[in-house]
Model confidence (mean pLDDT): 76 of 100. This is a predicted complex of two RNAs, RNase P RNA and transfer RNA, with 445 nucleotides together. Rfam match: Bacterial RNase P class A. It is annotated as a ribozyme. Rfam's curators write: Ribonuclease P (RNase P) is a ubiquitous endoribonuclease, found in archaea, bacteria and eukarya as well as chloroplasts and mitochondria.
This record gives sequence, C1' cells and structure tokens, in this order.
RNA sequence: GAAGUUCGCCAGGCAAUCGCUGGAUGCUUUGCAUCUGGAGGAAAGUCCGGGCCCCAUAGAGCGGGACGCUGGCUAACGGCCAGGCGUUAUAAGCCGUCCACUCCGGUGGGCGGCCCAAGGCGACAGACAGUGCAACAGAAAGAUACCGCCUAAGUUCGCAAGAACCGGUAAGGGUGAAAUGGUGGGGUAAGAGCCCACCGCGGCCGUGGUGACACGGACGGCAUGGCAAACCUCGUCCGGGGCAAGGCCAAAUAGGGGAGCGAUGGCGUGGCUCGCGCUGCUCCCGGGUAGGCUGCUAGAGGCCGUCGGUAACGGCGGUCCCAGAGGAAUGAUUGCCCACGACAGAACCCGGCUUAUCGGCGGGCUUCCCAC
RNA sequence: GCCCUUGUAGCUCAGCUGGUAGAGCAGCGGUUUUGUAAACCGAAGGUCGCGGGUUCGAUUCCUGCCGGGGGCA
Repeated sequence: GAAGUUCGCCAGGCAAUCGCUGGAUGCUUUGCAUCUGGAGGAAAGUCCGGGCCCCAUAGAGCGGGACGCUGGCUAACGGCCAGGCGUUAUAAGCCGUCCACUCCGGUGGGCGGCCCAAGGCGACAGACAGUGCAACAGAAAGAUACCGCCUAAGUUCGCAAGAACCGGUAAGGGUGAAAUGGUGGGGUAAGAGCCCACCGCGGCCGUGGUGACACGGACGGCAUGGCAAACCUCGUCCGGGGCAAGGCCAAAUAGGGGAGCGAUGGCGUGGCUCGCGCUGCUCCCGGGUAGGCUGCUAGAGGCCGUCGGUAACGGCGGUCCCAGAGGAAUGAUUGCCCACGACAGAACCCGGCUUAUCGGCGGGCUUCCCAC
Repeated sequence: GCCCUUGUAGCUCAGCUGGUAGAGCAGCGGUUUUGUAAACCGAAGGUCGCGGGUUCGAUUCCUGCCGGGGGCA
C1' cells in the first nucleotide's frame, strides 16, 4: 500500500426572521416581557431482564413456565466479555491439467483437487432412567436372513458324486434420510473385533488448566444408531399484576322498602389447595354522581482524568443538569457552504435483544506486495 | 400506553399429539329442460401471511418480522 473481515463513532452545518412548548424571574397578573431547556440510535417491535407501586417485609405445597459447554461481569437477564469444543466459507498458497505469450529461464489465464487465514455460525446438559416416533420403500427401523455366500460338525437318503433337513453368516447386492464402528491384513466351511495394526468410541490413571477441555499411557472389547425446537430426566431461576400500577383532596354509593342465604360462609390479588388480612352477604324497587392534583423525571445519569482487570466491567476524584406534555410542544421560511442528507417522533424509568436505515469517519485482526 | 387473540382455495371454516391439505357455498364443463332455476355427474382451483431454524421430512415444533380483531381510564 492492496484485499478480506470485524468493532466503534457521527447522523448535514452555520446565520437571520416568524411560530409552538416546559421551567424560573418580573410586571400594568388569567396574559405579556426577559432568560433558559426542548427527540433517537433506534424514541419502533413490546421479545427478555430489572427498578418503582399495590396486594402479607412475598409465605408453603402441587401444577405451570423460562433457561442450559466453562469461567467471569451485572441490580438482573434468554444480555455482554474471555475461553473450550464442534461446524463452515473464501482469499492466498501447493499440486495436476489445458490454452496463450515467450528473450526457452518462465509469465498470465481457465478448470479440477489438496490444504484451508483472520473470520462466520452453534436452542453446544442428558438418547445404557423410562415411554414414544420414523410416512413410502425395504427381509428387517432396534436387535433383522429377501437375494446371495457356506455345508466343517449333526441327522436322513445315496455305492459315490451329491441332495434334503438342522443350521451358520451382516463380507457382497438391493431399499432407504438413516442398516448394527471404518480401512488393511490374518483367520475361517463361509464369515464375523474372532485376532492383529492404525483411526474412531468408552470408562480408568497420570500431567497441564479454576473449569469446559487438551495431551499421554495402559485397558476394554464394540455390547445400547437418530429425534429431547416429542413426552420426559437432571440442574438453576421464577408469587400475581402493571403508571389505565398506585397515592392525596373532594362528590356520590345516603336514609328507606321487599325477598333470599348464612358463619364449614363471603370478600380481598395468581391455575388450585393451605396460609394471611378484612367482614354479614346477594338480588329487586326507589334515590343519586364531578372531577382535580400527584406519581413525572437527578438517574444502576452524562463527560473528563486516574487506578485495577486480557476484556466485559468496577473503584476513586473532578465537573455538568440534559424534554416532561395531558388533544398532547420540538416547526416553517430565506440565505450561504458541503460529501446534497436515510430510517424515523419521547408519554413511568433503565439495561439488553431484534427489526428499519442515504452516507461518512476511525480502530483491531489476517493474508499478500513493496521499501529499509 | 399496556394486555390478549388470530392469519389455510374467491367466501366461511376443518386439518390437535410432524408423513406431502380437505368440506360447504361460489365459479367452470356436461346431463336434464323449449329456456332458466333446482337436481345429478365431473374436473379445476392452495407461495397454508413472509423469512430463518430443528428434523430424513414442517400447515403442524421453535424463532424474527408483517397484517387483522378485541379488552383496560
């Protein structure tokens, strides 16, 4: 410098004028004036997690739900960081082959194969606890003999060759998405982990690591293949509801008539039971009504510095205040500049995820080339 | 704002525990009739809202979007 890949940041700028709106102050007080604040990285989807509030300071059991490699971070998480294992892709590289050019040294291109960077992806606990599923095809879908191979041993027939029976066999064919460890050799009647070598698998031991796991050793003999985003098992976590939660002020539900039920009852919040709290309850007739304030934004907050940590993140110090409405504000016009401007609009708040998005900037990693 | 529910043929709906999707009406062709309707016979018609995943295999299971409906002051 190029290519690839990944992470982070910004989200047109400036000025003028006219508007909208929160707050503070002032006044000639129901409106004006001045000062000051006024959307986002997703404000979106409402998919997770928490704060906050009410019900018992959130209690017990059953049922139900979510999550699931390891370690860490966090208020918490299905999130994030680091690592392990598996899987996958391309560039470059190497090999073969073909074509073109050639100064015969090679160069370039196409195709195929090998090896496979940084990266990408993984709902990555368990299939010897049990149950279940696998259409069609196929003999057989969990423990099978259809074709094929064999006739050593046993029985029968036969002089014999041989035939039949009893059988043996998963090496070969065929079916299928999937067929009972793979390759090679020995062995055998034919075969087979039956035996051996290598690879795979399983548990054991040793070493390294906090751990997932890796490496090595000896052993076992392949006996039980797939699906758990099928039921299920194991482990961890989860009470319910949501700001239309809830709180305060105020009005009404008054007084009354009738009927019925009844302390093993009724109400209060979750699917049920217990528990807890409150307490007479239901229906009809009749009578009667009104909303306002708050919760509301100073917070697991932003920025800067420093320290610890690989990192996510945390500690300390300094500094700043940065929308808060309730028919719901955040806009319009003009001028200049540029890279010509995307997706899109807060309604209790915060941490994530997912989805949408014109462009621009910066960093890390890998490979290759050039120079020193 | 918050919480539920739903999407299959032109319309209304089945299809639950995965195995290649059906019914009624409508529309089309035929028979019948002078003709129409009714009746009878027949055939056609499906990205199962869209994308991704699990699985040998997805309308079905999981997940992300898109659309419709309903409830709460």